[in-house]
Context: one part of a larger RNA
RNA sequence: UUGGGUUUAAAGGGUGCGCAGGCGGUGCCUUAAGUCAGCGGUAAAAUCGUGGGGCUCAACCCCAUCCCGCCGUUGAUACUGGGGCACUUGAUUACGGUCGAGGCAGGCGGAAUUCGUCGUGUAGCGGUGAAAUGCAUAGAUAUGACGAAGAACACCGAUUGCGUAGGCAGCCUACCAGGCCGUUAAUGACGCUCAUGCACGAAAGUGCGGGGAUCGAACAGGAUUAGAUACCCUGGUAGUCCGCACAGUAAACGAUGAAUACUUGCUUUCGGCGAUACAAUGUCGGAGGCAAAGCGAGAGCGAUAAGUAUUCCACCUGGGGAGUACGCCGGCAACGGUGAAACUC
Repeated sequence: UUGGGUUUAAAGGGUGCGCAGGCGGUGCCUUAAGUCAGCGGUAAAAUCGUGGGGCUCAACCCCAUCCCGCCGUUGAUACUGGGGCACUUGAUUACGGUCGAGGCAGGCGGAAUUCGUCGUGUAGCGGUGAAAUGCAUAGAUAUGACGAAGAACACCGAUUGCGUAGGCAGCCUACCAGGCCGUUAAUGACGCUCAUGCACGAAAGUGCGGGGAUCGAACAGGAUUAGAUACCCUGGUAGUCCGCACAGUAAACGAUGAAUACUUGCUUUCGGCGAUACAAUGUCGGAGGCAAAGCGAGAGCGAUAAGUAUUCCACCUGGGGAGUACGCCGGCAACGGUGAAACUC
């Protein structure tokens, strides 16, 4: 390279937008670049391939043929491409409804926790397998009142919903965005995918400034133990929270890239439409369960495909060495991205 693959064996990029590129709906006209055909030129000889022949065979030698291709020319026009005209089913927009923990900002609320003050009250509390460290007669724990602070929002709550992914949950308001449905109307292929690029991206982490209730790496002490740099306990700094900036990784998972079309049923549920008898059947769009065909090594998947096909991107090629070394790029750093080989089995 051809070919084969990527749920779990190696392999889907964390996600989106999107330039280049690749691919692209229906009808008609045109062109003839791709494509196909005829003819001509060129493709040195030898060699090689194929067929035949000559040395007794073979090597060897001889003859014929072949040589992808390239160039020119004359045609063909189904398909692809170029140009033109038209279309509406793909796509988008408008209008009317509707849905949601979608985003962002501000405000408000109650429970709990801890702390403070005051009251009641007295000897323990706390913790564990058992203890001890710890707290407590300078009055703790418990209980009542008042106050403060920070963080998170029980029930509702779901096998639910929304969001591209990360993710999103007390209540209210404002702003921003989105999906879906319905009916006509409008534009008229405006589409799909997307290397590079740009943006977003949990937790932990970093810088500066705040905040600091809880929990809690590190650390200290108490236990356990042969030891115990742990598991358990008492404390506790960074952090956890907010603002701005950086970082850019996760079992970033459905371990399943995106888009389109097609393929047998049952059932649950969410949002519309429609219908109305509190209906049922139906229809469009989501979220689940179980099976047919088919697929799969099996487990299983099965209209939300891992089925049948097409387009585009990403990735894989034995285990270890190793996501390491070196170089380069990025970063304040931590580190991230890219990413080998020797050797070994």

Small-subunit ribosomal RNA, central domain from an uncultured rumen bacterium, 345 nucleotides, folded computationally.
The full RNA is in RNAcentral, with records from ENA and SILVA.
Rfam family: Bacterial small subunit ribosomal RNA.